RNAcentral holds the sequence, with entries from ENA. Transfer RNA from a Verrucomicrobiaceae bacterium, 73 nucleotides, folded computationally.
[in-house]
């Protein structure tokens, strides 16, 4: 220098055809236990990387631009 992939909760991922964004883990808070794990019931957390288009609407879809990772040279 070219060419692909990916960017959503702290973390690891969903998110189907464009129609108000979710799941496990973690974290808090109760309950049970002599205490600790363990289970059980709740609560919390988001400028969907950024900036702009298109659209009544955008995490989906177009463009530029950054970050990752991988090939080619």
């Nucleotide at each position: 220098g070219c060419c692909a992939a990916c960017u959503u909760a702290g973390c690891u991922c969903a998110g189907u055809u464009g129609g108000u964004a979710g799941a496990g883990c973690a974290g808090c808070u109760g309950a049970u236990u002599u205490g600790u794990a363990a289970u059980c019931a709740g609560c919390c957390g988001g400028u969907c990387g950024u900036c702009g288009g298109u659209u009544c609407g955008a995490g989906u879809c177009c463009g530029a631009c950054a970050g990752u990772u991988g090939g080619c040279u």